[in-house]
Formats: sequence, structure tokens, C1' cells
RNA sequence: GCCUCCGUAGCUCAGUUGGCCAGAGCGCCGACCUCGUAAGUCGGAAGUCGCGCGUUCGAGUCGCGCCGGGGGCU
Repeated sequence: GCCUCCGUAGCUCAGUUGGCCAGAGCGCCGACCUCGUAAGUCGGAAGUCGCGCGUUCGAGUCGCGCCGGGGGCU
């Protein structure tokens, strides 16, 4: 330098024939329960979907550029 895959909540990830409110598990906070803790039940907070531009009525999802990470080639 070239090819390829990935980048969504604190962590691990799902969601891609573009459209219904952006979700799950774990974690975190609160309540209940308990003598207290853990477990359990219920509720809650948390995301500019890596950044920017473009296409579109509409983009996490498509196109382009850039940034970061993994793998391969020279």
C1' cells in the first nucleotide's frame, strides 16, 4: 500500500429485502421482601447507532470520505 470483517446503553451483543417507540442479557439505581445481607419480585435511568457528507418523503440499515480495531496479502 491492497483486500476483507467489525465499530449500536458501563460490558457482551441482537436488530440490515430502508418505515411501527432503538432492543436483550449482565451491570447500575430505587422499592418490596429479610433482624441484616445475598437470592427473588417489581419499577427506573442510561445510546448524536465511531465522525462527516450524500441519496431518499424517511437511514442503525444504502453510497462516498475519514477515524479506530481484528484478520489476510505484498
The prediction has a mean pLDDT of 81. Predicted 3D model of a 74-nucleotide RNA (transfer RNA) from Streptomyces antibioticus. Its Rfam family is "tRNA". The sequence was found in a public genome assembly. The source organism's lineage runs through Bacteria, Actinomycetota, Actinomycetes, Kitasatosporales and Streptomyces.